A computed fold for a 72-nucleotide RNA from a Candidatus Aenigmatarchaeota archaeon, annotated as transfer RNA.
Model confidence (mean pLDDT): 83 of 100.
[in-house]
RNA sequence: GGGCCGAUAGUCGAACGGUAAGACGCCUCCUUCGCAAGGAGGAAACUCCGGGUUCAAAUCCCGGUCGGUCCA
Repeated sequence: GGGCCGAUAGUCGAACGGUAAGACGCCUCCUUCGCAAGGAGGAAACUCCGGGUUCAAAUCCCGGUCGGUCCA
């Protein structure tokens, strides 16, 4: 320098172009003498950045940034 893959709550990790799951963690309550475990509920991501297409974009297209991998 070139090819490919990836970037989504604190962490991990889903999501046919149709309005963002789940798990762990965190908070509240129940249960206990208390803790843990268990049960019920709750908060938390407008999806790496900038454009474009579309009625509608995490998703498709273009250009970047960062990471991984292969080739040179």

It matches the Rfam family "tRNA". By type it is a transfer RNA. RNAcentral holds the sequence, with entries from ENA. The source organism's lineage runs through Archaea, Nanobdellati and Candidatus Aenigmatarchaeota.